[in-house]
This is a predicted structure of a 482-nucleotide part of an RNA (small-subunit ribosomal RNA, 3' major domain) from Synergistaceae bacterium OttesenSCG-928-I11. It was read from a public genome assembly. NCBI's taxonomy places the organism under Bacteria, Thermotogati, Synergistia, Synergistales, Synergistaceae. It matches the Rfam family "Bacterial small subunit ribosomal RNA".
Context: one part of a larger RNA
RNA sequence: UGACGGGGGCCCGCACAAGCGGUGGAGCACGUGGUUUAAUUCGAUGCAAACCGAAGAACCUUACCUGGGUUUGACAUGUAAGUGGUAGGAGCCUGAAAGGGUGACGACCUGGCUUGCCAGGAGCUUAUGCAGGUGCUGCAUGGCUGUCGUCAGCUCGUGUCGUGAGAUGUUGGGUUAAGUCCCGCAACGAGCGCAACCCCUGUUGUCAGUUGCCAUCGGGAGAGCCGGGCACUCUGGCGAGACUGCCGUCGACAAGACGGAGGAAGGUGGGGACGACGUCAAGUCAUCAUGGCCUUUAUGCCCAGGGCGACACACGUGCUACAAUGGGGCGCACAGAGGGAAGCGAGACAGCGAUGUGGAGCGGAUCCCAGAAAGCGUCUCUCAGUUCGGAUUGUAGUCUGCAACCCGACUACAUGAAGCCGGAAUCGCUAGUAAUCGCAGAUCAGCCAAGCUGCGGUGAAUACGUUCCCGGGCCUUGUACA
Numbered sequence: 001u002g003a004c005g006g007g008g009g010c011c012c013g014c015a016c017a018a019g020c021g022g023u024g025g026a027g028c029a030c031g032u033g034g035u036u037u038a039a040u041u042c043g044a045u046g047c048a049a050a051c052c053g054a055a056g057a058a059c060c061u062u063a064c065c066u067g068g069g070u071u072u073g074a075c076a077u078g079u080a081a082g083u084g085g086u087a088g089g090a091g092c093c094u095g096a097a098a099g100g101g102u103g104a105c106g107a108c109c110u111g112g113c114u115u116g117c118c119a120g121g122a123g124c125u126u127a128u129g130c131a132g133g134u135g136c137u138g139c140a141u142g143g144c145u146g147u148c149g150u151c152a153g154c155u156c157g158u159g160u161c162g163u164g165a166g167a168u169g170u171u172g173g174g175u176u177a178a179g180u181c182c183c184g185c186a187a188c189g190a191g192c193g194c195a196a197c198c199c200c201u202g203u204u205g206u207c208a209g210u211u212g213c214c215a216u217c218g219g220g221a222g223a224g225c226c227g228g229g230c231a232c233u234c235u236g237g238c239g240a241g242a243c244u245g246c247c248g249u250c251g252a253c254a255a256g257a258c259g260g261a262g263g264a265a266g267g268u269g270g271g272g273a274c275g276a277c278g279u280c281a282a283g284u285c286a287u288c289a290u291g292g293c294c295u296u297u298a299u300g301c302c303c304a305g306g307g308c309g310a311c312a313c314a315c316g317u318g319c320u321a322c323a324a325u326g327g328g329g330c331g332c333a334c335a336g337a338g339g340g341a342a343g344c345g346a347g348a349c350a351g352c353g354a355u356g357u358g359g360a361g362c363g364g365a366u367c368c369c370a371g372a373a374a375g376c377g378u379c380u381c382u383c384a385g386u387u388c389g390g391a392u393u394g395u396a397g398u399c400u401g402c403a404a405c406c407c408g409a410c411u412a413c414a415u416g417a418a419g420c421c422g423g424a425a426u427c428g429c430u431a432g433u434a435a436u437c438g439c440a441g442a443u444c445a446g447c448c449a450a451g452c453u454g455c456g457g458u459g460a461a462u463a464c465g466u467u468c469c470c471g472g473g474c475c476u477u478g479u480a481c482a
Stems, first nucleotide, its partner, number of pairs: 001482002003479003007476007015466002019429005026320008034311002042053002064306007073130001077129007088105001091102004108121006132295002135293003141289002143284003146280001148278001153192006159168003172183003198272004203240007212230001217227003243266001246260005309448001322422001326381007338369003343362002348357003388419001393414007435458007
């Protein structure tokens, strides 16, 4: 100087407390460990691994296993030689395919020209340098990322103090979300962080009107449907607006705190992007790049089939429930944000349905996906393992795709399991939040999505307080630790 303390002081954070909803019990889905296996490819492992890489494992993907094949190689480039009826290649034989064999037909470019021949190139073949490796090492590395932590810290120059390590500044008194600001001070300044500058959202002006409006006029049986019009809604470009600016009280007359006015909005308005010096030899050699090592008729490459989907078990994350604030039937209502051409696909028709036939319109503020759901009205069920719950299984189907046996989703009928609110323990959340309800998208032929990323609808309870648990900041103290 640090680190540590079941030392002290001050102060924060859904850290506790106060509250609401869960997990831990059940069934199922997914991930992981383990076990099994020819293989169940690899990595991630307390917080910070475990719906993680994977925003799509039937083949492909695919890295694994078994078997079949191949060796200048699936791909790049150099040199040398050869060929140039060469390259390519229908068909045929063999084969599971890959591959191997055969092979009708049969090109392209440049120069010379005796117009069909010569020389050469591309291509191909052979040879050789080499290619290739998701093989090892993240403890050789770059890059990227997680974490402490959006925490308020981490440092430097000069000066001063100390023999020195070092200190001072950065401590102190207030204050703040903040090393934020004020005051003081052997310090005076400065940098990286904080904040602001950026994006979305909340109010409004203006500009613009093939979305919107009977607001106003006309037409129409009806629908902004038509004429007509940009007022409104909206869309999106440029502005305005919030700064403790104003008033009062408190305060050191400061910084600031509290209350008030005005305002759509206050005291960083709400949300995002943004992550200091560093820590964990944290993670990644399997995104990529890369040193070294290893391999080179194989640890490379191609292919078929299988596996990644196994199942006595254990853990994690979810979904659906156990019902009446509910289940079921019928009727009625209201979003936002997205996507659409090898695409979205309306009306109509067929089917109980998944879906099929057909094809209007739409590269889309115009058409389609698209019925939002919870909700509201009404009827029914009456506490029952039930009209709760839907696992499992049987049969029959639909769709995608070369192909759904291993191993897809969906539909109909039948079947109806466990489950009556969950031990010890444990998680999230402070407001348009939790809870609850549906919608969309990426990936994608299809989909094992109950995941993820967004979007809106309905919409709470509670916070006395900081003693305690966890993590952190500043000062101080002890130390046989570095």